The RNA shown here (Lysine riboswitch aptamer) has 169 nucleotides and comes from a sheep gut metagenome. The coordinates come from a structure-prediction model, not an experiment, and the mean pLDDT is 83.

[in-house]
RNA sequence: UAGUAGAGGCGCACGACUCAUCAGUAGGUAGCAUGAUGCUUUGAAGGGCAUAUGAUUGCUACAGAAAGGGGGGAGUGCCGAAGGAAUGUCAUCUUCAAGUGACAUUUGCUGGGCAUAUAGUUAAUAGCUAUAUGACUGUCAUCCUUUUAUAAGGAUGGAGUGCUGCUAG
Numbered sequence: 001u002a003g004u005a006g007a008g009g010c011g012c013a014c015g016a017c018u019c020a021u022c023a024g025u026a027g028g029u030a031g032c033a034u035g036a037u038g039c040u041u042u043g044a045a046g047g048g049c050a051u052a053u054g055a056u057u058g059c060u061a062c063a064g065a066a067a068g069g070g071g072g073g074a075g076u077g078c079c080g081a082a083g084g085a086a087u088g089u090c091a092u093c094u095u096c097a098a099g100u101g102a103c104a105u106u107u108g109c110u111g112g113g114c115a116u117a118u119a120g121u122u123a124a125u126a127g128c129u130a131u132a133u134g135a136c137u138g139u140c141a142u143c144c145u146u147u148u149a150u151a152a153g154g155a156u157g158g159a160g161u162g163c164u165g166c167u168a169g
Stems, first nucleotide, its partner, number of pairs: 001168006009079001011078004017072003028062006037050004041098006082110002084107009111137002114134008139158007
């Protein structure tokens, strides 16, 4: 240098199935009142649909979801696992701007999990994302202590394009 195989641990990602939450919410039906707007992710313009055979709003009664997110989880793939960021494409009624979802490409931005704070997202004080701080942990380097030696312990610091084993040059 190349190939190959591994390690870190509440380790990472996916995940059939299941449980709660979402929520007695949305939407629906009926009654009373009101009386012209309402829906289509947000804003503007346009289009479409519904509507005096009653839009919308309020109250009462009846029955009443789902998606996303979350807990558990058979199992699967793994240790840049994976995540983030940027750009692009497709979808979201059309155009512009934004948002959301999926996919692709690029990117030495991040060793890992945890806790706290701030901001964003969300129905949510759950979770997730970003930043910062803190100790912990694995790894290597330097220095010190100890030991027959190895091992072990301590301090400081770096980053995974790192570290360790084996094979070949």